[in-house]
RNA sequence: GGGCUUCUGGCACAACGGUAGCGCGCCUGUCUGGCAGGCAGGAGGUUGCGGGUUCGAAUCCCGCGAAGUCCA
Numbered sequence: 001g002g003g004c005u006u007c008u009g010g011c012a013c014a015a016c017g018g019u020a021g022c023g024c025g026c027c028u029g030u031c032u033g034g035c036a037g038g039c040a041g042g043a044g045g046u047u048g049c050g051g052g053u054u055c056g057a058a059u060c061c062c063g064c065g066a067a068g069u070c071c072a
Stems, first nucleotide, its partner, number of pairs: 001071007010024002013021001018055001026042006048064005
């Protein structure tokens, strides 16, 4: 330098072009003498960045960045 893959809450991951979810973690309440644990509820996301297509984009297209991998 080139090819391919990936980038989504704190973490690990989902999500046919149609209001972004699950688990763990966190917070509150409750059960307990307390811890652990159970149960109920809640907060937390400009979907890596910038454009484009579309009635509508996490998803499709382009550019850039980062990580992984292969080639040189």

Predicted 3D model of a 72-nucleotide RNA (transfer RNA) from Methanothrix sp. Its mean pLDDT, the model's own confidence on a scale to 100, is 83. RNAcentral holds the sequence, with entries from ENA.